[in-house]
Molecule: small-subunit ribosomal RNA
Organism: uncultured archaeon VC2.1 Arc7
RNA sequence: AGGCCACUGCUAUGGGGUCCGACUAAGCCAUGCGAGUCAUGGGGCGCCUUGCGCGCACCGGCGGACGGCUCAGUAACACGUCGGUAACCUACCCUCGGGAGGGGGAUAACCCCGGGAAACUGGGGCUAAUCCCCCAUAGGCCUGAGGUACUGGAAGGUCCUCAGGCCGAAAGGGUCUUUGACCGCCCGAGGAUGGGCCGGCGGCCGAUUAGGUAGUUGGUGGGGUAACGGCCCACCAAGCCGAAGAUCGGUACGGGCCAUGAGAGUGGGAGCCCGGAGAUGGACACUGAGACACGGGUCCAGGCCCUACGGGGCGCAGCAGGCGCGAAACCUCCGCAAUGCGGGCAACCGCGACGGGGGGACCCCCAGUGCCGUGGCAUCGCCACGGCUUUUCCGGAGUGUAAAGAGCUCCGGGAAUAAGGGCUGGGCAAGGCCGGUGGCAGCCGCCGCGGUAAUACCGGCGGCCCGAGUGGUGGCCGCUAUUAUUGGGCCUAAAGCGUCCGUAGCCGGGCCCGUAAGUCCCUGGCGAAAUCCCACGGCUCAACCGUGGGGCUUGCUGGGGAUACUGCGGGCCUUGGGACCGGGAGAGGCGGAGGGUACUCCUGGGGUAGGGGUGAAAUCCUAUAAUCCCAGGAGGACCGCCAGUGGCGAAGGCGCUCCGCUGGAACGGGUCCGACGGUGAGGGACGAAGGCCAGGGGAGCGAACCGGAUUAGAUACCCGGGUAGUCCUGGCUGUAAAGGAUGCGGGCUAGGUGUCGGGCGAGCUUCGAGCUCGCCCGGUGCCGAAGGGAAGCCGUUAAGCCCGCCGCCUGGGAAGUACGGCCGCAAGGCUGAAACUUAAAGGAAUUGGCGGGGGAGCACUAGCAACGGGAGGAGCGUGCGGUUUAAUUGGAUUCAACGCCGUAAACCUCACCGGGAGCGACGGUUACAUGAAGGCCAGGCUGAUGACCUUGCCUAAUUUUCCGAGAGGUGGUGCAUGGCCGUCGUCAGUUCGUGCUGCAAAGUGUUCUGUUAAGUCAGACAACGAACGAGACCCUCAUCCCUAGUUGCCACCCUGUCCUCCGGGAUAGGAGCACACUAGGGGGACCGCCAGCGCCAAGCUGGAGGAAGGAGAGGGCAACGAUAGGUCAGUAUGCCCCGAAUCUCCCGGGCGACACGCGCGCUACAAAGGAUGGGACAGAGGGUUCCGACCUCGAGAGAGGAAGGCAAUCUCUAAACCCAUCCAUAGUUCAGAUUGAGGGUUGCAACCCACCCUCAUGAAGCUGGAUUCCGUAGUAAUCGCGGGUCAACAUCCCGCGGUGAAUAUGCCCCUGCUCCUUGCACACACCGCCCGUCAAACCAUCUGAGUUGAGCUAGAGUGAGGUCUGUCACCUUGACAGAUUCGAACUUUGGUUCAGCGAGGAGGGUUAAGUCGUAACAAGGUAAC
Repeated sequence: AGGCCACUGCUAUGGGGUCCGACUAAGCCAUGCGAGUCAUGGGGCGCCUUGCGCGCACCGGCGGACGGCUCAGUAACACGUCGGUAACCUACCCUCGGGAGGGGGAUAACCCCGGGAAACUGGGGCUAAUCCCCCAUAGGCCUGAGGUACUGGAAGGUCCUCAGGCCGAAAGGGUCUUUGACCGCCCGAGGAUGGGCCGGCGGCCGAUUAGGUAGUUGGUGGGGUAACGGCCCACCAAGCCGAAGAUCGGUACGGGCCAUGAGAGUGGGAGCCCGGAGAUGGACACUGAGACACGGGUCCAGGCCCUACGGGGCGCAGCAGGCGCGAAACCUCCGCAAUGCGGGCAACCGCGACGGGGGGACCCCCAGUGCCGUGGCAUCGCCACGGCUUUUCCGGAGUGUAAAGAGCUCCGGGAAUAAGGGCUGGGCAAGGCCGGUGGCAGCCGCCGCGGUAAUACCGGCGGCCCGAGUGGUGGCCGCUAUUAUUGGGCCUAAAGCGUCCGUAGCCGGGCCCGUAAGUCCCUGGCGAAAUCCCACGGCUCAACCGUGGGGCUUGCUGGGGAUACUGCGGGCCUUGGGACCGGGAGAGGCGGAGGGUACUCCUGGGGUAGGGGUGAAAUCCUAUAAUCCCAGGAGGACCGCCAGUGGCGAAGGCGCUCCGCUGGAACGGGUCCGACGGUGAGGGACGAAGGCCAGGGGAGCGAACCGGAUUAGAUACCCGGGUAGUCCUGGCUGUAAAGGAUGCGGGCUAGGUGUCGGGCGAGCUUCGAGCUCGCCCGGUGCCGAAGGGAAGCCGUUAAGCCCGCCGCCUGGGAAGUACGGCCGCAAGGCUGAAACUUAAAGGAAUUGGCGGGGGAGCACUAGCAACGGGAGGAGCGUGCGGUUUAAUUGGAUUCAACGCCGUAAACCUCACCGGGAGCGACGGUUACAUGAAGGCCAGGCUGAUGACCUUGCCUAAUUUUCCGAGAGGUGGUGCAUGGCCGUCGUCAGUUCGUGCUGCAAAGUGUUCUGUUAAGUCAGACAACGAACGAGACCCUCAUCCCUAGUUGCCACCCUGUCCUCCGGGAUAGGAGCACACUAGGGGGACCGCCAGCGCCAAGCUGGAGGAAGGAGAGGGCAACGAUAGGUCAGUAUGCCCCGAAUCUCCCGGGCGACACGCGCGCUACAAAGGAUGGGACAGAGGGUUCCGACCUCGAGAGAGGAAGGCAAUCUCUAAACCCAUCCAUAGUUCAGAUUGAGGGUUGCAACCCACCCUCAUGAAGCUGGAUUCCGUAGUAAUCGCGGGUCAACAUCCCGCGGUGAAUAUGCCCCUGCUCCUUGCACACACCGCCCGUCAAACCAUCUGAGUUGAGCUAGAGUGAGGUCUGUCACCUUGACAGAUUCGAACUUUGGUUCAGCGAGGAGGGUUAAGUCGUAACAAGGUAAC
């Protein structure tokens, strides 16, 4: 997500049906109406048309006890249902029987006179009756006696007779069609109807209500009633109710039924029907058949109204209507025509009962808002035109009705008069559309959206759902097996009482007999109607209504039957249980006695300077002699080894030895009892540690406390002391992670293997209470089948399958708190909530990450150790921060920013600052041959300029303003992106297919052992294979071979030239390709061979051979991914922004600043050096506005010439090094910063701000703190060279060669990484999570001296009124007194509940960024609880 009820937002064409001030205020009411009728009971009055006339009040009769309204009270015989009445009544109605004789009296109306404002009322007089009274008769009632019968479970009933007593009828009226009928009257009996009373059973919550009760329970005798009764009274007795819930409190009219649900249930009690109760709150009686009486009476209270102030009146919870209350509910309508009621002989009258209409989408039901064609368009549709139809609508007529309305029939008109609400992120159906907004505004049931691209906000356009409705809010059921009877759970999620004993209750072994209460079957009575279901029928259908049937009210009761099971009664049994006997086991309990070591103290002896303690120390002890050793003594506590996963006990718990007393269990025997049993609400007993009371005791240990350390602090952890306590006796507390987090008892369901006790059997025997093995019973562990479980796990000691009984649970927090009660000396315990708050809290397991967890392994860009050299100190270069500045453009910030972007900022670059100038494709608009725009002399302006201004000239058709839109943007966003790159990572990992395991996440494979640089390989294994990485591969170097020979080479050979110390050398050419070199191809290395180790493996170690060994050296490439890492300023690019300025150009400045801080370098501090002179050897590269030999000039930078070279051809080229000499440890002949002067080069231009040369000047610096970086061989170190950029500028970067070490060949301590494992409260993943106080705000609660109010209740007082009695007065009305009792109301006291206020106090909850610490989660850094 469904259904129902109430209110509500938006919206709405019509008809029918049903409901409509129940929910809150049983609050208050203006006005009208809602109960009359009978003239055939009576006397009168009035009017007349004298008629069986009409009307009127009065007396009288019947009815106003029904109908209608409401739900306050009520937890009760109020209701439901079934019974009883042998304890009763019943007007009107029906049936039957019998009657109505005689007599008397009053009064209203009316007349007269009064009182009063009114309401009303007083006195006198007349009169009638179906008015009232008396007598009689009939009759009834009561009592006693007797009789025989009847009914019945039972006579106290009925019947008959006798006696006594009491009561005691009537209207012979009325009418008429008048000797007859009708309506009446009285008595008795019966019936019917309606009631009264009594009983069984049934249906709410609370035990934080456990005891209640004085007319209370019963009896006797009275009173009273229609009637029983303690209903009431007097006396007597002391009972009665209650855990199956009395009493008390809260709530509530009950039922038929209604809503929902598959049902069981759960929730409700409006409308309609039955019953009850009430009529402003309360009390009371009268009349009457019936009332304690809604529209009657009396009184009190509160409220309102009238008043002449004397006194009166009223009661909408009837219909309408008003106020109030509220979220919430209609017209002051019509009619008695129908139904029904009252009266009446009847006609008829009356009826806000009722029947109708009006209002309200309140609910249910049934309809409609159109259809066709053509054309167009942006084509699931819309628009236009034409046509069709007419439910509905409008107009008219008839019918309908009490009258209308609606409806129905007919005629006319006309698509006309009629569509909305909600939703569109998921759940959940329908947008990855547009615009706006920008953590705002807002949305949202829950999860969650919104911080510039929002399918979630607002709007638009689409879409989806339902449709005269559609959404929202609140309530109920369902969903929910989320209170579980059907149908749940309790080891770890919430939940087993700490343990045992035992009361009630519940449950209970085998056989037989009886009974028939439960149970089952048949049958009778009842369980109203409506409602529900089915069928048929009536409204056009349906809703609705009618008729018939069924069902329902889940139940009560009578009769008959059955007897399996349960119960009950009886009998028997032994297997459950108990008793008994036997020999064993045991830290079971209590008491007594004895012992042991250690410790502390004391005494004595020995002995000397320390001892003690810790990570390291200190406090402390010790010179008055400690610690240490020996001996003796005292004291208190404890009980090593044995000792075990062992034993015993209900649990807590129990451990030296012996003795005494005592409980329990197991085994064996099968002697006795004969179901005696199980569980166990309440209850009782026991119950670790700690705590408390009293008295002892006190060695050691040791909360609190005091010191010493540690620390930022350290009220802790560590150390030195130390009081309660720990021990004993007696008493109290009664808790615990009292845990197996697993209640007790019984039965059933595979095993394996230990161990303890007992029994049986066998073997061995040292013979012992010995050893070993097997079987059975009982206990105690481990592993496991089936099965169970969310899993972890449990698994004959169940958490399996069943039975019985008890306890307990129902989201987290608040909270085991508050209040109340009980217990306790106290501390506290037991019982045990709510407001409020929250979307989770939680369990088990999984993957990761992490750990001040563990194991294995690895690493010189990234650890240590060994070694070498640096950085950190100085000066300078360069980058960064900071500061400064008009600007010092911007980015990069741990590793992984900082000679990085930038492989070169004088201008340019350039993005910054100052100043100056320029630019709009295209469209619209505007101006312009009356000359736009452009160019120019002069002057002005300016730092400068036809840029602008003035004047003028030339040329000539485009262009100004404004609006839009562009170009452009190194403007923003690297958290919108592509691409590229860094880092993890010079790591060895990351996955897939199939199979298997697991409910699943996932695991396995990828683990283990060995090994490797490697997830490299081998072996094992529920895995078997595979992929990306590693490796292989590619390039360079090292060796050899082949091919090739110019520009390379020159050994041999030839020729020329030059030099010569005559040996020869140099050079040029030829020849040649041997060597070298160049550059193409190939060989070679594979643990292949040997030895050892290893598993006969993989491989490792050593050796041989070899140019090279175990990856030969170096490089390239380099996984799945992660890091919102870096870059929008290289380019690309979404969105946003600027758009005549954030665009473009020019000049100048800045990026170069300088108190400072940091990174990376260079040069040094010197003798392995410096200086001077001489001498030698590279590689790799570059070269045409270029490299430039060589010559000349210059001291030099360099300048002037100039061959060759577009390159194996020419050219740019070494330094350290070697030789010789000087310097002698010095701020120096070290070092070169800084500064001055003079030159040179590039360039438009070297002031800010270039480089070079020469001379002069010569600073800091004498090896650099904490700390830190790099390096394992052609490496470090050191030396120079080239290239990049580039006009010029190198201490930078990228390359190149020269010289050329030391040390280790190990480890995992530190840093970090990989794998396995472990813990986790972490998962934006330890830079995590998270606790408490304090501070702030808000909220609800508890407490609180009190205070205010309300309800209920008990007692007392006053006491209206009623009742009763007595007296008086009697014509009536009454008056007085008393009494007890009933008793409203008021006053007062107490109890109880609730609400308001309340200084203050207390904790709790919640609230982006407050304070202090770090308690917990990883051994959380002192294991936690």